[in-house]
Molecule: THF (Tetrahydrofolate) riboswitch aptamer
Organism: Sporanaerobacter acetigenes DSM 13106
RNA sequence: GACAGAGUAGAUAGAGAGCGUUAAGUGUUAAGGGAUGGGAAGUAGCCCUUAAACGAAAGAUAUUUUCUGCGGUUCUCUAUUGCGUCCGCUGUC
Numbered sequence: 001g002a003c004a005g006a007g008u009a010g011a012u013a014g015a016g017a018g019c020g021u022u023a024a025g026u027g028u029u030a031a032g033g034g035a036u037g038g039g040a041a042g043u044a045g046c047c048c049u050u051a052a053a054c055g056a057a058a059g060a061u062a063u064u065u066u067c068u069g070c071g072g073u074u075c076u077c078u079a080u081u082g083c084g085u086c087c088g089c090u091g092u093c
Stems, first nucleotide, its partner, number of pairs: 001093005010081009019071003028052007036044001038087003042083001058068003
């Protein structure tokens, strides 16, 4: 110098454990903020806060206990996938 590779936040699926079902959560819009391959900034995705709008599936059972569902529900694990720029790391020539 050339070639190749590793590696993020997340996403999807499965499993387990939960939360709600007296409606939070999820999702939508607007504003503000935060973190994001090993490093820097950062389009882009992600998360948090506030406001607004929209919105649901409950049923059974035995002592009011237990069970089965439902929610575009939360967390963990596994599998698959997964940074466009510059610099760096590993391997080969």